[in-house]
RNAcentral holds the sequence, with entries from ENA.
The RNA shown here (transfer RNA) has 72 nucleotides and comes from an Elusimicrobiota bacterium.
It matches the Rfam family "tRNA". It is annotated as a transfer RNA.
The coordinates come from a structure-prediction model, not an experiment, and the mean pLDDT is 80.
Lineage of the source: Bacteria > Pseudomonadati > Elusimicrobiota.
RNA sequence: GGCGCCGUAGCUCAGUGGUAGAGCGGACGUUUCAUAAGCGUCAUGUCGGAAGUUCGAUUCUUCCCGGCGCCA
Numbered sequence: 001g002g003c004g005c006c007g008u009a010g011c012u013c014a015g016u017g018g019u020a021g022a023g024c025g026g027a028c029g030u031u032u033c034a035u036a037a038g039c040g041u042c043a044u045g046u047c048g049g050a051a052g053u054u055c056g057a058u059u060c061u062u063c064c065c066g067g068c069g070c071c072a
Base pairs, nucleotide, nucleotide: 001071002070003069004068005067006066007065010024011023012022013021018055026042027041028040029039030038048064049063050062051061052060
């Protein structure tokens, strides 16, 4: 330098045009002599950045940034 894949909650990941979710983790409550486990409730995101297409973009297109791999 060329090609491909990935970037979504604190972490691991799902979602695939119609207003974003799970598990773990966190806070509070309950239970216990106490802790852990269990159970209940709650909160959390400029969906990497910018532009385009669209009535509507996390999703499609382009460029850029970052990570990984292959080739040279």